[in-house]
RNA sequence: CGAAGAGUAGCCAAGGCGCGUAAAGUGUUGCGAAACGGGACGUUGUUCGCAAACGAAAGGACGGAUCGGUCCUGCGGUGCCGCGGCGCGUCCGCCUCG
Repeated sequence: CGAAGAGUAGCCAAGGCGCGUAAAGUGUUGCGAAACGGGACGUUGUUCGCAAACGAAAGGACGGAUCGGUCCUGCGGUGCCGCGGCGCGUCCGCCUCG
């Protein structure tokens, strides 16, 4: 110098364990903040706080029975873990080869 490659935040998701089903949670909008390949700039996405509007999800069986009870099966744009898959634009850096 040339060629090739890896890695972030995070996303999907088999499976497992929970929560809710008596408006939690998820999702939406606005404002603010934070982190986000090793570095710089930036994109996408993510998280947190506050506010607002909206607002889903049940049947059965059982009991020492009316208790937000227990169990089974469902349901919820449900929480956590997670096999597997996906996952930085430019420049520099890193790894391999020449």

THF (Tetrahydrofolate) riboswitch aptamer, 98 nucleotides, folded computationally. Of the family's consensus pairs, 94% are formed in the model. It was read from a public genome assembly, where an Rfam model found it. The coordinates come from a structure-prediction model, not an experiment, and the mean pLDDT is 78. Its Rfam family is "THF (Tetrahydrofolate) riboswitch aptamer". The literature on the family includes a 2014 paper in Chem Biol by Trausch and Batey, "A disconnect between high-affinity binding and efficient regulation by antifolates and purines in the tetrahydrofolate riboswitch".